[in-house]
RNA sequence: ACGGACUGGACAGGAGAGUCGGGCUUCGCGCCCGCGCCGACGGAGCAACGCCCCGGAAUCUCUCAGGCAAAAAGACUGCCAGCCCGA
Numbered sequence: 001a002c003g004g005a006c007u008g009g010a011c012a013g014g015a016g017a018g019u020c021g022g023g024c025u026u027c028g029c030g031c032c033c034g035c036g037c038c039g040a041c042g043g044a045g046c047a048a049c050g051c052c053c054c055g056g057a058a059u060c061u062c063u064c065a066g067g068c069a070a071a072a073a074g075a076c077u078g079c080c081a082g083c084c085c086g087a
Base pairs, nucleotide, nucleotide: 002086003085004084006082007081008080009079011078012077013076018035020034021033022032023031024030036068037067038066042064043062044061045060049055050054
């Protein structure tokens, strides 16, 4: 060189669900209430298994928070860089 783990990047891609109804309004993409929804930030729960009052995974399940035009965010993938291990 190359492979892998971890970390970082204002880099690239990146789904889902109401531009719902009412009120307020500084008339703003803002605020409040109501009903209906989404899951791929976060959070919670669980199998096998084990050292068994406990521990224990997820893209599964639940939706507390969050979100449901755009924007922002966004698991994950790629790229770049750092660092460690292998070689």
A computed fold for an 87-nucleotide RNA from Paracoccus marinus, annotated as Glycine riboswitch aptamer.
The organism belongs to Paracoccus, within Bacteria.
It was read from a public genome assembly, where an Rfam model found it.
It matches the Rfam family "Glycine riboswitch aptamer". Gene Ontology term of the family: glycine biosynthetic process. Rfam describes the family as follows. This family represents the bacterial glycine riboswitch.